[in-house]
RNA sequence: AACUCAUCAAGACCAGCUGAGGGACAGGCCCGUUGACGCUGGGGCAACCGCCAAGAAGCAAGACCUGCUUUGAGGAAAGGUGCCAAUUCCUUCGAGACGCCAAUUUUGGAUGUUUCGAGAGAUGAGUC
Numbered sequence: 001a002a003c004u005c006a007u008c009a010a011g012a013c014c015a016g017c018u019g020a021g022g023g024a025c026a027g028g029c030c031c032g033u034u035g036a037c038g039c040u041g042g043g044g045c046a047a048c049c050g051c052c053a054a055g056a057a058g059c060a061a062g063a064c065c066u067g068c069u070u071u072g073a074g075g076a077a078a079g080g081u082g083c084c085a086a087u088u089c090c091u092u093c094g095a096g097a098c099g100c101c102a103a104u105u106u107u108g109g110a111u112g113u114u115u116c117g118a119g120a121g122a123u124g125a126g127u128c
Stems, first nucleotide, its partner, number of pairs: 002127007013042005021031003026091003043084003048080002051075002055071006088120001092118007100109004
């Protein structure tokens, strides 16, 4: 780098350095010399991996006990990552529902809301 799977409406900021851009891309809209973005230090958020584990199921001569395996309510921020402006800040495409208009009695049109799916992106786990 590519592919697969899962999640993306919640949550979590201070100090120092630096100095003009930044929010992935384009548009919008925001953040930013009252110092953003970035870097460093500290602090915090969050259970993806890993960890602990009530209970359940199975195996063992196996009822109890014991051991092992699988699963696992829940717990924990010590480990590996991640994150700490705005829903992934908003948007694109397809389908459904509702609302609007026109003809008309089942069609057409523009647009808005909402649900589902796809696409793009981010993060994690895994494969090559």

This is a predicted structure of a 128-nucleotide RNA (SAM riboswitch aptamer (S box leader)) from Hyphococcus sp. Of the family's consensus pairs, 97% are formed in the model. It matches the Rfam family "SAM riboswitch aptamer (S box leader)". About the family: The SAM riboswitch is found upstream of a number of genes which code for proteins involved in methionine or cysteine biosynthesis in Gram-positive bacteria.